[in-house]
RNA sequence: CUUAUCGAGAAAGACGGAGGGAUUGGGCCCCACGAAGUCUUAGCAACCUGCAAACGUAAGGUGCUAAUACCCAUCCCGGCAAACGGGAAAUGAUAAG
Numbered sequence: 001c002u003u004a005u006c007g008a009g010a011a012a013g014a015c016g017g018a019g020g021g022a023u024u025g026g027g028c029c030c031c032a033c034g035a036a037g038u039c040u041u042a043g044c045a046a047c048c049u050g051c052a053a054a055c056g057u058a059a060g061g062u063g064c065u066a067a068u069a070c071c072c073a074u075c076c077c078g079g080c081a082a083a084c085g086g087g088a089a090a091u092g093a094u095a096a097g
């Protein structure tokens, strides 16, 4: 850079010791009943590989295990407008190339 997906699913322990939810702003939320991070074990999922005629399977490579990618931001549609609802983009994450 290209393509696909992003309202489903799945957590305990040890160390650690104050932050975290990508970035900026706003909102909201999680957190000393222990945040981030690291490690161990367990699990989810099925993108790639393997196996299989296929449905599948879950051995290997990743990924993931609060809340839709937590929500909004830009554009379009509905609406006088606000609220709100829907769609698209941008940005981001993951996989494969």
Base pairs, nucleotide, nucleotide: 001097002096003095004094005093006092011041012040013039014038015037019030020029021028024073025072026071027070042065043064044063047061048060049059050057051056069091074088075087076086077085078084
SAM riboswitch aptamer (S box leader) from a soil metagenome, 97 nucleotides, folded computationally.